[in-house]
RNA sequence: CGUUGACACUGGCCGAACCUCCUCAUCCGAGGACGGGGGACCCACUCCUCGGGGCGAAUCGCACGACGCGACGGCGGACCCCACGCCGAGCCCGACAGCUCACCUCGCAGGCCAGCAGGGCUGCUUCG
Numbered sequence: 001c002g003u004u005g006a007c008a009c010u011g012g013c014c015g016a017a018c019c020u021c022c023u024c025a026u027c028c029g030a031g032g033a034c035g036g037g038g039g040a041c042c043c044a045c046u047c048c049u050c051g052g053g054g055c056g057a058a059u060c061g062c063a064c065g066a067c068g069c070g071a072c073g074g075c076g077g078a079c080c081c082c083a084c085g086c087c088g089a090g091c092c093c094g095a096c097a098g099c100u101c102a103c104c105u106c107g108c109a110g111g112c113c114a115g116c117a118g119g120g121c122u123g124c125u126u127c128g
Stems, first nucleotide, its partner, number of pairs: 010114005018032004034107005043098001051096001052093004059071004072088005080120003
C1' cells in the first nucleotide's frame, strides 16, 4: 500500500413491519401510524374434487437444444422520463371465504449494502 474478515458508528436498500409508553432488562403488555383478512342489502358469479382460497411483484405463453426466448409485473438514495443493471421466490388456510355498510380480527418480521453506477427534470433547507 492492497485484499479479505470481524466489530462499532454513520448513511442507506427490499418490505406494512416505524414511533411512544410500561417493564431492571429481554420477552410480555398498551397506544398511535402503516399493512392484511373476514364480513349485508344491491350487484356479480355457476359446477365439482383433477377442490377452493390468502399474503406477495413473483404470473402467463412458446419451446425444451439450455448459460432458453417472449409478454407482462416488480426493484435500484423523494416523484417522473431516459438509460443501464437486477428480480419474478417462498409461505399459509384446510372443504371454507366474490364484492361488501356496520362490525370482527390479525401483522408490525426478516434479509441486505458501504470505491462510489448515470443523465434530464425536480423537491427541501439555509444564507445573501
c-di-AMP riboswitch aptamer (ydaO/yuaA leader) from a Chloroflexota bacterium, 128 nucleotides, folded computationally. Model confidence (mean pLDDT): 77 of 100. It was read from a public genome assembly, where an Rfam model found it. Taxonomically the source falls in Chloroflexota (Bacteria, Bacillati).